Context: one part of a larger RNA
C1' cells in the first nucleotide's frame, strides 16, 4: 500500500451550526452517442522469453506454428448503465396557512428568603470550633433577640427517569427583540438534495488584559491542631478568584468514551409534546428512557434513539516507551493551543 478496523482493545475531531472545493444524487419520456460495448481495419518491429512440433542418437542447439504484448488510431454499430442537453412530474427538500410546548438566546425593570455590615433597643457571659482541643471573637457588652438602613451572589418549594439547545450548555417573576421544532392541512415551488478537504462562526471552568464590583465561598499565603515529620487532610483568618462590561485564550473524562446523511429489519411498557377517534380505550405522528426477537459482538451488551442489514461522504487508527515530546510552522500579551518526528530501548 492493500487488507482490516475506530462503545470498552490503537482509532468518531468538542459542535460541525454556515459552507467553498471535491465525491455522491428521486420518478418518467425524448434527443446524443462523450465515458461505455460489439466487430472490422491498422499499429504494438525482429530476435530473446513462454507452449507446441520437427531436425541434429539425445541434450544444449536450430527451423516452423501459436499464445503473449493489459495498449493507441480510424471505422461502422448498439444504447442496458454513469455523463450531456430538453421536457414532464412529486414521493426528497423548501415555502404558505392554522394551531401547540418549551430553564433555546439577548436586553431591561423587578421579587422574597438566606447571608454579611452599619445603626439603635433588650440583655449578660460566654461565644464559636472539633475526634479531642487550640488559635479566633467577647465586659470598648459578643452569642442571643426585635426594629431600621445598605450590600452582593445564587434562585427553595414547583421539580420530574420533565423540557428546550447544533454541541458547550439553560432555571425567582414581567415586558420587549429574536431563532429553532412538532403537529393538522395536503395549498405553492418542481430534485432546489446529502456529506463536506481547507475556511468561517460557536465553544464549560480555569487563566490572562482594562474597568468596575466584592456579600458568602475560598488556590496562595499566615495562625492552630495532628503528626517522628505534616509544605497535607481537621480548624480559624484570609489574596487572587468567582460577579458584571469590553477583549483574548480554545481546552475538559468537551462521554452516549458511540462522526453525519438516508432507506429496511418482531415487539412489550413508562413518560413528554400534538393529531383523530366509538374516549379506563383505541389509531396516528415528533421526541425520550427501560426491557426484548431476528441479527452482531473476543465477551461485556447493542437491539427501529442499533453496536443489525446496505448505501453516500468526512475524520481517524496500524505494538509499548521516548512522546502528544524536540525541531520547524502557525496563532497566543502570557499561560500555552495547533501540526508532528526521529535516534535508543523492550
Nucleotide at each position: 500500500u492493500u487488507g482490516g478496523g475506530u462503545g470498552u482493545a490503537a482509532a468518531g475531531a468538542g459542535u460541525u451550526g454556515c459552507g467553498u472545493a471535491g465525491g455522491c444524487u428521486g420518478a418518467u419520456c425524448c434527443g446524443u452517442g462523450c465515458a461505455u460495448u460489439u466487430u472490422g481495419u491498422u499499429u504494438g518491429a525482429a530476435a530473446u522469453g513462454c507452449c507446441c512440433u520437427a531436425a541434429c542418437u539425445c541434450a544444449a542447439u536450430u527451423a516452423g506454428g501459436g499464445a503473449u504484448u493489459u495498449g493507441g488510431a480510424c471505422a461502422a454499430a448498439a444504447u442496458a448503465u454513469g455523463g450531456c442537453g430538453g421536457a414532464u412530474c412529486u414521493u426528497g427538500a423548501u415555502g404558505g396557512u392554522u394551531g401547540g410546548a418549551g430553564a433555546g438566546g439577548g436586553u431591561g425593570c423587578u421579587g422574597g428568603a438566606a447571608c454579611c455590615g452599619a445603626u439603635g433597643g433588650u440583655g449578660u457571659a460566654g461565644c464559636a470550633g472539633u475526634g479531642a482541643a487550640a488559635u479566633g471573637c467577647g465586659u470598648u457588652g459578643a452569642u442571643a433577640u426585635c426594629a431600621u438602613c445598605g450590600g452582593g451572589a445564587a434562585c427553595a418549594c414547583c421539580g420530574a427517569a420533565g423540557g428546550c439547545g447544533u454541541a458547550g450548555g439553560c432555571a425567582g417573576g414581567c415586558a420587549c427583540c429574536u431563532a429553532g421544532c412538532c403537529a393538522a392541512c395536503c395549498c405553492a415551488u418542481g430534485a432546489c438534495g446529502c456529506u463536506g478537504a481547507g475556511g468561517c462562526a460557536c465553544g464549560a471552568a480555569a487563566g490572562c488584559u482594562g474597568g468596575g464590583g466584592g456579600a458568602g465561598c475560598g488556590a496562595a499565603a499566615c495562625a492552630g491542631a495532628u503528626u517522628a515529620g505534616a509544605g497535607a487532610c481537621c480548624u480559624g483568618u484570609g489574596u487572587a478568584g468567582u460577579c458584571c462590561c469590553a477583549g483574548c485564550c480554545g481546552u475538559a473524562a468537551a462521554c452516549u468514551a458511540u462522526c453525519u446523511c438516508u432507506g429496511c429489519u418482531a415487539g412489550a411498557u413508562a413518560g413528554u409534546c400534538g393529531g383523530g377517534u366509538u374516549u379506563u380505550g383505541c389509531c396516528u405522528g415528533a421526541c425520550u428512557g427501560u426491557c426484548g426477537c431476528a441479527g452482531c459482538u473476543a465477551a461485556c451488551g447493542c437491539g427501529u434513539u442499533a453496536a443489525g442489514c446496505a448505501g453516500a461522504g468526512c475524520a481517524c487508527c496500524u505494538g509499548g516507551g521516548g512522546a502528544g515530546u524536540a525541531c520547524g510552522a502557525g496563532c497566543g500579551c502570557a499561560a500555552g493551543c495547533u501540526u508532528a518526528a526521529a535516534a535508543c530501548u523492550c
The part of an RNA shown here (small-subunit ribosomal RNA, central domain) has 346 nucleotides and comes from a Candidatus Daviesbacteria bacterium.
The coordinates come from a structure-prediction model, not an experiment, and the mean pLDDT is 83.
Its Rfam family is "Bacterial small subunit ribosomal RNA".
NCBI's taxonomy places the organism under Bacteria, Bacteria candidate phyla, Candidatus Daviesiibacteriota.
The sequence was found in a public genome assembly.